[in-house]
Context: one part of a larger RNA
RNA sequence: GAACGAACGCUGGCGGCAGGCCUAACACAUGCAAGUCGAACGUGAAGCUGGAGCUUGCUCCAGUGGAAAGUGGCAGACGGGUGAGUAACGCGUGGGAACCUACCCAGGAGUACGGAAUAACUCAGGGAAACUUGGGCUAAUACCGUAUACGUCCCCCACUAGAGAUAGUGGGGGAGAAAGAUUUAUCGCUCCUGGAUGGGCCCGCGUCGCAUUAGCUUGUUGGUGGGGUAAUGGCCUACCAAGGCGACGAUGCGUAGCUGGUCUGAGAGGAUGAUCAGCCACACUGGGACUGAGACACGGCCCAGACUCCUACGGGAGGCAGCAGUGGGGAAUAUUGGACAAUGGGCGCAAGCCUGAUCCAGCCAUGCCGCGUGGGUGAAGAAGGCCUUAGGGUUGUAAAGCCCUUUCAGUCGUGAAGAUAAUGACGGUAGCGACAGAAGAAGCCCCGGCUAACUCCGUGCCAGCAGCCGCGGUAAUACGGAGGGGGCUAGCGUUGUUC
Numbered sequence: 001g002a003a004c005g006a007a008c009g010c011u012g013g014c015g016g017c018a019g020g021c022c023u024a025a026c027a028c029a030u031g032c033a034a035g036u037c038g039a040a041c042g043u044g045a046a047g048c049u050g051g052a053g054c055u056u057g058c059u060c061c062a063g064u065g066g067a068a069a070g071u072g073g074c075a076g077a078c079g080g081g082u083g084a085g086u087a088a089c090g091c092g093u094g095g096g097a098a099c100c101u102a103c104c105c106a107g108g109a110g111u112a113c114g115g116a117a118u119a120a121c122u123c124a125g126g127g128a129a130a131c132u133u134g135g136g137c138u139a140a141u142a143c144c145g146u147a148u149a150c151g152u153c154c155c156c157c158a159c160u161a162g163a164g165a166u167a168g169u170g171g172g173g174g175a176g177a178a179a180g181a182u183u184u185a186u187c188g189c190u191c192c193u194g195g196a197u198g199g200g201c202c203c204g205c206g207u208c209g210c211a212u213u214a215g216c217u218u219g220u221u222g223g224u225g226g227g228g229u230a231a232u233g234g235c236c237u238a239c240c241a242a243g244g245c246g247a248c249g250a251u252g253c254g255u256a257g258c259u260g261g262u263c264u265g266a267g268a269g270g271a272u273g274a275u276c277a278g279c280c281a282c283a284c285u286g287g288g289a290c291u292g293a294g295a296c297a298c299g300g301c302c303c304a305g306a307c308u309c310c311u312a313c314g315g316g317a318g319g320c321a322g323c324a325g326u327g328g329g330g331a332a333u334a335u336u337g338g339a340c341a342a343u344g345g346g347c348g349c350a351a352g353c354c355u356g357a358u359c360c361a362g363c364c365a366u367g368c369c370g371c372g373u374g375g376g377u378g379a380a381g382a383a384g385g386c387c388u389u390a391g392g393g394u395u396g397u398a399a400a401g402c403c404c405u406u407u408c409a410g411u412c413g414u415g416a417a418g419a420u421a422a423u424g425a426c427g428g429u430a431g432c433g434a435c436a437g438a439a440g441a442a443g444c445c446c447c448g449g450c451u452a453a454c455u456c457c458g459u460g461c462c463a464g465c466a467g468c469c470g471c472g473g474u475a476a477u478a479c480g481g482a483g484g485g486g487g488c489u490a491g492c493g494u495u496g497u498u499c
Base pairs, nucleotide, nucleotide: 001499002498003497004496006495007494008493009492010491013371014370015369016368017367018366019364020363021329026327027326028325030324031323032322035074036073037072040071041070047064048063049062050061051060052059053058054057081282082281083280090207091206092205093204094203095202096201099199100198104195105194106193107192108191109190110189111188112146113145114144115143121136122135123134124133125132126131152175153174154173155172156171157170158169159168160167161166180187181186182185208254209253210252215245216244217243220242221241222240223239224238225237226236227235257279258278259277260276261272262271263270264269284305285304286303287302288301307318308317309316310315335361337360338359339358343357344355345354346353347352374404375403376402377401384395385394386393387392408440410435411434412433413432414431418426443488444487445486446485447484448469449468450467454483455482456481457480458479464471465470
C1' cells in the first nucleotide's frame, strides 16, 4: 500500500447492488418447511331437496352432495442445511471394464382364463394415554394360481472363426409376464432391444506438518474352490503358499472437508476456501437393516445410550447442522414478514393442490458504487475569536447583504415492464408531472522526524503521549486546551488477520 463474512470508538442525509453466527456439530418453546391422485378402489359426514311417521321438532326412507379417514400408485433418495468426521481414490485431473438406471425418447411383441383375502366399516373387549386384541362384511391398477413367449435367461448338441479363453450362427430342452380406467381415442400394464440421463466400481498422477514417530502388517500378500453383489475384487469363507508395505518416508501423532476460485504480488510465489458453482461427508450419539429403480434414508423404521417432556407409575412421546424465532456462548452477525405473480420441483389427463426451493419485502454505513448537504456576487477586509514588536496580522469572500437554482429528501397527482388465453406478492413500488422553500442534510483523524500540516496558554520526569526513534525535571511546534493549519469524507480512526 492492498484486502476483510470483521469488531470497537466518534459521527451519520439519500439511493442502487451485494453480504450478514467465523464462537457451542450447545440445548431448543411456538408456527410453517412434502405431498398429491376420485381418470386405480370400496365406503361415504355436514348441508340441500322430496316423501313418510308422528311425541310439531325429532326419527326414518329416497335423491343430491362430497368432508374426513382407509386400501392402492407415484413422490417423500430431489430441493434446503451444516462442515463434526475424513490425509482418503475423499477431492482434482486423465484413463479403464466387470455393472445398474424409476420417470423420458425410439423400436419390436403382447395384455388370455380364474381364485382367495384384507383395511376402511360394524360388533365386542383391553388401556390414563400412545395405541391395541378378537369376531363379522367388502373392493381394486393390492395379492395369488393356470395358460401363452417375438425377444430374454439357463442347459445340451452341431457348425464356423480362433493357439486357447471365447465369440457368432443353427437346432433341441427348460424357466419366467401382464390391469385396467375414462369424457371412446387416449392414458396405462407386461416382456425384449436401443438411446438419453443419473449413478456404482477400478487405476496412473497430484493433494498439510512432525523422524524429538522407523519399522508396520495375519484376511495380512498371492493362488485354487465356493459364497455374495447390479458388478470386479480377501468383499466373505475353506484350503494352500509366505508373502505385502517402508528413508522416493511405511506406521504413528497432530491439523484439515476438497476444488473452480478468492486476496495479495510486476511475476514467481505466499495466504486462503465466506457468498456463487461442482464433488464429498453428516443429520441428538453409536449400531442395524427394511422398503424401493435409487437410501442403509435430516422432517422413515428397529435396538442401545445421553438429555427433555407426559403419566392414572403399568407405560409412552421427542430430535431446527430446513425458514423464522428463543436461551446460552461470544468482540460480533437480521423478521416468529408477504406471495406462489415469475423460475424450478412433486403429484395429477386436466382443472388444480403442495412448495420457508424460489421471488420479494423488513433490519444493519457490513462492503462496493453513485448523488447531495447549494450556485453567483459580495471589502466597511464588519463584529467576535486567536496572535501581536500594539503599528498590525489572521480566521476571510468566510459571514452578513443582494441575485439565483431545486438534484436528493418532502407534499399532491399519475403510474408501469416483469405475463399473458387469464393470473402481479413486490406495489400505488420504479418512473413521469406539478408545488414549496436554501430550505431537512458534516464529520473524523492528525500537525517533533519518518509524514502533508505551528503558534499561544496550562502543566512541570507530575499529569500524560507513544507505530519506531523518543517527548515531559519552568520558555514543551511531541502532554492537556485554544486559535490556525493538513488529510480523508458519510464516513474517519483504532484493533485483529493475510499478502
Predicted 3D model of a 499-nucleotide part of an RNA (small-subunit ribosomal RNA, 5' domain) from Metabolovarius oceani. Model confidence (mean pLDDT): 87 of 100.